Record summary:
This is a predicted structure of a 96-nucleotide RNA (c-di-GMP-I-GGC riboswitch aptamer). The sequence was found by an Rfam model in a public genome assembly.
[in-house]
RNA sequence: UUUGAAAAAGGCAAACCGCGCCGAAAGGCCGGGACGCAAAGCCACGGGACUACGAGCCGCUUACCCCGACGGCUCUUGUCAGCCGGGCUGCCAAAG
Numbered sequence: 001u002u003u004g005a006a007a008a009a010g011g012c013a014a015a016c017c018g019c020g021c022c023g024a025a026a027g028g029c030c031g032g033g034a035c036g037c038a039a040a041g042c043c044a045c046g047g048g049a050c051u052a053c054g055a056g057c058c059g060c061u062u063a064c065c066c067c068g069a070c071g072g073c074u075c076u077u078g079u080c081a082g083c084c085g086g087g088c089u090g091c092c093a094a095a096g
Base pairs, nucleotide, nucleotide: 001095002094003093004092011037012036016032017031018030020029021028022027035082041088042087043086045085046084047083048080049079050078052076054075055074056073057072058071059070
């Protein structure tokens, strides 16, 4: 420098559990757990997914109007790095 087939010194830890803590929620943290991971370390920069304590529009509803509830969309607020891409850093091993 390249690569991650094999190996694994060491590392991380999905689902689920706790009726634990934080949050309105998505979700996060802690402990247990182990499906997996060669960056499953870090960063919301692009795409994507999710959220609704916020704003607007539309629908539904109604004989009609208004309001509310409910549903959808847009904006906005957040969340996800174990969805993909990108950026930064790094262990081990192999080859050069």